[in-house]
Context: one part of a larger RNA
RNA sequence: UGACGGGGGCUCACACAAGCGGUGGAGCAUGUGGCUUAAUUCGAGGCUACGCGCAAAACCUUAUCCCGGGCUUGACAUGCACGGAUUAACCGGCGGAAACGUCGGCCACGCCGCAAGGUGGAACGUGCACAGGUGCUGCAUGGCUGUCGUCAGCUCGUGUCGUGAGAUGUUGGGUUCAGUCCCGUAACGAGCGCAACCCCUGUGAUCAGUUGCCAGCGCGUCAUGGCGGGGACUCUGAUCAGACCGCCGGCGUCAAGCCGGAGGAAGGCGGGGAUGACGUCAAGUCCUCAUGGCCCUUAUGCCCGGGGCUGCACACGUGCUACAAUGGGGCGGACAGAGCGACGCCAAGCCGCGAGGCCACGCCAAUCGCAAAAACCGCCCCUCAGUUCGGAUUGCGGGCUGCAACCCGCCCGCAUGAAGCUGGAAUCGCUAGUAAUCGCGGAUCAGCACUGCCGCGGUGAAUGUGUUCCUGAGCCUUGUACA
Numbered sequence: 001u002g003a004c005g006g007g008g009g010c011u012c013a014c015a016c017a018a019g020c021g022g023u024g025g026a027g028c029a030u031g032u033g034g035c036u037u038a039a040u041u042c043g044a045g046g047c048u049a050c051g052c053g054c055a056a057a058a059c060c061u062u063a064u065c066c067c068g069g070g071c072u073u074g075a076c077a078u079g080c081a082c083g084g085a086u087u088a089a090c091c092g093g094c095g096g097a098a099a100c101g102u103c104g105g106c107c108a109c110g111c112c113g114c115a116a117g118g119u120g121g122a123a124c125g126u127g128c129a130c131a132g133g134u135g136c137u138g139c140a141u142g143g144c145u146g147u148c149g150u151c152a153g154c155u156c157g158u159g160u161c162g163u164g165a166g167a168u169g170u171u172g173g174g175u176u177c178a179g180u181c182c183c184g185u186a187a188c189g190a191g192c193g194c195a196a197c198c199c200c201u202g203u204g205a206u207c208a209g210u211u212g213c214c215a216g217c218g219c220g221u222c223a224u225g226g227c228g229g230g231g232a233c234u235c236u237g238a239u240c241a242g243a244c245c246g247c248c249g250g251c252g253u254c255a256a257g258c259c260g261g262a263g264g265a266a267g268g269c270g271g272g273g274a275u276g277a278c279g280u281c282a283a284g285u286c287c288u289c290a291u292g293g294c295c296c297u298u299a300u301g302c303c304c305g306g307g308g309c310u311g312c313a314c315a316c317g318u319g320c321u322a323c324a325a326u327g328g329g330g331c332g333g334a335c336a337g338a339g340c341g342a343c344g345c346c347a348a349g350c351c352g353c354g355a356g357g358c359c360a361c362g363c364c365a366a367u368c369g370c371a372a373a374a375a376c377c378g379c380c381c382c383u384c385a386g387u388u389c390g391g392a393u394u395g396c397g398g399g400c401u402g403c404a405a406c407c408c409g410c411c412c413g414c415a416u417g418a419a420g421c422u423g424g425a426a427u428c429g430c431u432a433g434u435a436a437u438c439g440c441g442g443a444u445c446a447g448c449a450c451u452g453c454c455g456c457g458g459u460g461a462a463u464g465u466g467u468u469c470c471u472g473a474g475c476c477u478u479g480u481a482c483a
Base pairs, nucleotide, nucleotide: 001483002482003480004479005478007477008476009475010474011473012472013471015467016466019430020429021428022427023426026321027320028319029318030317031316032315033314034312035311042053043052065307066306067305068304069303070302071301074130078129079128080127081126082125083124090105091104092103093102094101095100109120110119111118112117132296133295135294136293137292141290142289143285144284145283146281148279153192154191155190156189157188158187159168160167161166172183173182174181198273199272200271201270203241204240205239206238207237208236209235213230217228218227219226244267247261248260249259250258251257323423327382328381329380330379331378332377333376339370340369341368344363345362349358350357351356389420394415395414396413397412398411399410400409436459437458438457439456440455441454442453
């Protein structure tokens, strides 16, 4: 100087408390351990691994992970030499599961030249140099990422103090979300962080109108902005305005600032996002990529068929659905936002109980489609029962995608209806448009295991103005036999 303390002081954080909903019990989904297996490819491992890499494992993907078949100048790059006018490509035959092997057919290109022919390049063949490796080492690395932590810290120049390590500044008094600002001060300044500048959202103005509007007029219809038309309103999206403790009162050191009030769509960083200091964990990744070293090169490279990654006595994590009456079912009625769509979204109509099929309009999309939003509201049934709760499991029949659904897809119908009556010790999230609850969209994608993930809106709480305790953190101080 740090680190540490079952030392102290001050102060923060859904850290506790207060409150609401969960997990831990059940069934299923998913990841992991273990076990099994010819193989169940690899990585990730307290917090910070475990719905993680995987924003899609039937083949492909895929990673010789396993079994089998095959190829070697190779599936891919560059260069050299030779061969060469036939090969390759294309078509066909044979063996084969395919890859591959083999046989046959067939035509060429540029330049010179009447032609014969010569010559050259691509391709092909042979040979060489090399390619290739998701093989090893993240303790050789770059890059990227997690975490402490959006925590308020981490440093430097000069000066001063100290023999020196170093200190000071950065401590102290106030204040703040903040090393934020004020005051003080052997310090004075500065940098990286904080904040602001950026984006979304909340109010308004201006400008602009192939969406919106009988608002005012006209036309038309059973009806609809359907049409003429209009720039009012809604909206869309560009520019600007607006919030600064600016105003008033109080408190405060005449300060920084704090409390209350007015006005205002909005206050005291309005809400959210992006943004992550010096560093820590030899943290993670050589399976994104890049890269040193090592290793394999008829193979640890390459191609193909099939299997595996989906195996199941178990154990754990993360979720979904429930155990019901603020519920379940039937019929009727209403209101979003954000997205996606031309190898695509697909209206209407018809067929089918349905999944779906047939036909086909429109739309390259504020002009058409996906599309119905659901919870909600109204009426009716169920009346507390393992049930009109719950839907696992299984049987049969069917639909769709795809070369192909046996291993191993999704969906529909009928039948079957399991466990489960609120979950031990323990444990998680959340302070407001949040939790809870309800549906909608998207990426990946032929299809799909998505209950995941990333977004969107609808309805919409309770509790806490406390810091004794648990956890983590900041500043000062104290002890130390630790570095």

Description:
This is a predicted structure of a 483-nucleotide part of an RNA (small-subunit ribosomal RNA, 3' major domain) from an uncultured Armatimonadetes bacterium. The sequence was found in a public genome assembly.